Predicted 3D model of a 117-nucleotide RNA (FMN riboswitch aptamer (RFN element)) from Selenomonadales bacterium UBA7018. Model confidence (mean pLDDT): 82 of 100. NCBI's taxonomy places the organism under Bacteria, Bacillati, Bacillota, Negativicutes, Selenomonadales.
RNA sequence: UUGUAAACUUGGGGCGGAGCGAAAAUCUCCACCGGCGGUGAUAGUCCGCGAGCUUUUUGGGCAGAUUCGGUGAAAUUCCGAGACCGACGGUUAAAGUCCGGACGAGAAAGUUUUAAA
Numbered sequence: 001u002u003g004u005a006a007a008c009u010u011g012g013g014g015c016g017g018a019g020c021g022a023a024a025a026u027c028u029c030c031a032c033c034g035g036c037g038g039u040g041a042u043a044g045u046c047c048g049c050g051a052g053c054u055u056u057u058u059g060g061g062c063a064g065a066u067u068c069g070g071u072g073a074a075a076u077u078c079c080g081a082g083a084c085c086g087a088c089g090g091u092u093a094a095a096g097u098c099c100g101g102a103c104g105a106g107a108a109a110g111u112u113u114u115a116a117a
Base pairs, nucleotide, nucleotide: 001117002116005113006112007111008110009109010108016030017029018028019027031097032096033086034085035049036048037047038046044084045083052062053061054060055059066082067081068080069079070078088100089099090098
């Protein structure tokens, strides 16, 4: 340095104000949030993965969103401007932000010990 095996740890953020109303953290206006790996350069919107639902369960299926301009060798990732998206069940009224499954699960990251070369 490569790398086998085991144990352990970590591993998702956000409703504040106003309006209507009997009732809304759910509607309307303003606001707020952004998991993991990859990518010539930093990504919620590119390529994949995970969480959710489903199935014949080492697997398969379903399921969301970005444009313009600038710089540059290189950026749908940076800078400027404008957009857009967000599982299921619950609820005096429809939820990305409240409550619940969940002190769960998990992409993945890390630590310790360790076979072998």